[in-house]
Context: one part of a larger RNA
Molecule: small-subunit ribosomal RNA, central domain
Organism: uncultured bacterium
RNA sequence: CUGGGCGUAAAGCGCAUGUAGGCGGAUGUCUAAGUCGUGUGUUAAAGCCCCUGGCUCAACUGGGGGAGGUCAUGCGAGACUGGAUGACUUGAGGGCAACAGAGGCACGUGGAACUCCCGGUGUAGCGGUGGAAUGCGUAGAGAUCGGGAAGAACACCCGCGGCGAAGGCGGCGUGCUGGGUUGCAACUGACGCUGAGAUGCGAAAGUGUGGGGAGCAAACGGGAUUAGAUACCCCGGUAGUCCACACUGUAAACGAUGAACCCUAGGUGUGGGGGGGAAUGCCAUCUGUGCCGUAGCUAACGCGUUAAGUAUUCCGCCUGGGGACUAUGAGCGCAAGCUUAAAACUC
Numbered sequence: 001c002u003g004g005g006c007g008u009a010a011a012g013c014g015c016a017u018g019u020a021g022g023c024g025g026a027u028g029u030c031u032a033a034g035u036c037g038u039g040u041g042u043u044a045a046a047g048c049c050c051c052u053g054g055c056u057c058a059a060c061u062g063g064g065g066g067a068g069g070u071c072a073u074g075c076g077a078g079a080c081u082g083g084a085u086g087a088c089u090u091g092a093g094g095g096c097a098a099c100a101g102a103g104g105c106a107c108g109u110g111g112a113a114c115u116c117c118c119g120g121u122g123u124a125g126c127g128g129u130g131g132a133a134u135g136c137g138u139a140g141a142g143a144u145c146g147g148g149a150a151g152a153a154c155a156c157c158c159g160c161g162g163c164g165a166a167g168g169c170g171g172c173g174u175g176c177u178g179g180g181u182u183g184c185a186a187c188u189g190a191c192g193c194u195g196a197g198a199u200g201c202g203a204a205a206g207u208g209u210g211g212g213g214a215g216c217a218a219a220c221g222g223g224a225u226u227a228g229a230u231a232c233c234c235c236g237g238u239a240g241u242c243c244a245c246a247c248u249g250u251a252a253a254c255g256a257u258g259a260a261c262c263c264u265a266g267g268u269g270u271g272g273g274g275g276g277g278a279a280u281g282c283c284a285u286c287u288g289u290g291c292c293g294u295a296g297c298u299a300a301c302g303c304g305u306u307a308a309g310u311a312u313u314c315c316g317c318c319u320g321g322g323g324a325c326u327a328u329g330a331g332c333g334c335a336a337g338c339u340u341a342a343a344a345c346u347c
Base pairs, nucleotide, nucleotide: 004318005317006316007301008300012315014201015200016199017198021194022193023192025088027086028085029084030083031082033081034080035077036076037075038074039073040072041071043069048066049065050064051063052062053061054060091191092188093187095184096183097182098181099180103177104176105175106174107173108172109171110154115149116148117147118146119145120144121143125136126135162169163168206247207246208245209244210243211242215241216240220236221235222234223233258314259313260312263309266292267291268290269289270288271287272286273285275283276282296303297302320347321346322345329340330339331338332337
């Protein structure tokens, strides 16, 4: 090098855009770099194969013959790969016409509830638990009615529904904006796939500066429980949770399943579209999203046209457990820390 793997045993980068590179539809002509054939040269000796000789045999070794791979060069072949040039439309893109959607950003706005404040009524409790206590309340609480303030989240609709590359996205309205699906077939003519580096996005927590702060609530204080209780339960409560800008860059970032594409029984739900049919029922179809299941696969579980089947291309990753998502070095970060990543030793 070849050879084995990656749903759960070690192993798919959290996700995307894309550079180099790798790979690439159908057709004509030319070329001859790869490829194939052949000639010549070269390929030291030893080694290898064949014949034969010497040590009593063999190993070992002497002699003779041959072969092979690499390389250079001449001639030839023209299927395949590459290169050049022409033409093609199925891949890809664009156009026109429709459609669905919590896709994104900004601004505005609505009602319910919680809390607080003011006022009225009203009096002795309220709250909380397994039971209590801490706590609140005669300085008038809790309850109830009216008024006001503020912040955060949007009940029902809501659905193995929808949208998004992933993270994720849910009151209503407006503006700006990305992507997708269906139908038509008049346009371009392979413009494609993947993608080392790189760049961007990236839940929650956390960080910086400035706001905001209703509810909830790490830390912290108190009350209980208990042998103890640095907890579970209760009363409080600060960061934080919210906004703007900047950072951080990690998650069981999960379908624990990389992306793209050809092919391989069906059945049954559901979202979106167009078509046939008199039709609401029915039929075939495109594109999503679920369940069951054939062939096949799998160690089994299970997967099964949304593959873990059958093949191709490209990338990433794995190589016994611990040490170790560590040390050291380097890069990044304000920090917390993140990325990359050993060894001794040990079983």